[in-house]
RNA sequence: CGGUAGCUUAGCCCGGAUGAGCGAUUGAUUUGUAAUCAAUAGGUCGAGGGUUCAAAUCCCUCCCG
Numbered sequence: 001c002g003g004u005a006g007c008u009u010a011g012c013c014c015g016g017a018u019g020a021g022c023g024a025u026u027g028a029u030u031u032g033u034a035a036u037c038a039a040u041a042g043g044u045c046g047a048g049g050g051u052u053c054a055a056a057u058c059c060c061u062c063c064c065g
Base pairs, nucleotide, nucleotide: 001065002064003063006022007021008020009019016053024040025039026038027037028036046062047061048060049059050058
């Protein structure tokens, strides 16, 4: 310094709804596949604790690289 969806990652500084791309599934299209279009699902935000009405975000400890 980094750890956030299966993968790559944004958001963190300045607390207020967890997002994107790829991938997956379903449907449309096609003789069929691919491509394209539409929709859906998928997240204990590394773990525990603290502060706060409210924590991915602030504080402390720990784990992993």

Transfer RNA from a marine eukaryotic metagenome, 65 nucleotides, folded computationally. Rfam family: tRNA. Its mean pLDDT, the model's own confidence on a scale to 100, is 80.